RNA sequence: CCCGACAUAGCUCAAUUGGUAGAGCGCACGGCUGUAGACCGUGAAGUUCCAGGUUCAAGUCCAGGUGUCGGGA
Repeated sequence: CCCGACAUAGCUCAAUUGGUAGAGCGCACGGCUGUAGACCGUGAAGUUCCAGGUUCAAGUCCAGGUGUCGGGA
């Protein structure tokens, strides 16, 4: 320098042919318990890496940039 994959909650990851952004773990509160853990219930937490385009509508499609990983020269 060229090619490809990936980037979504604190962490690990989903999200169908473009149509309300979710789960597990963790965290907070409550229940249970002599206390804690386990278990049960409730809740908070997201400008979906950045900034554009297409569309009635974009995490998803298109072009550019950044970062990580892999391959090639």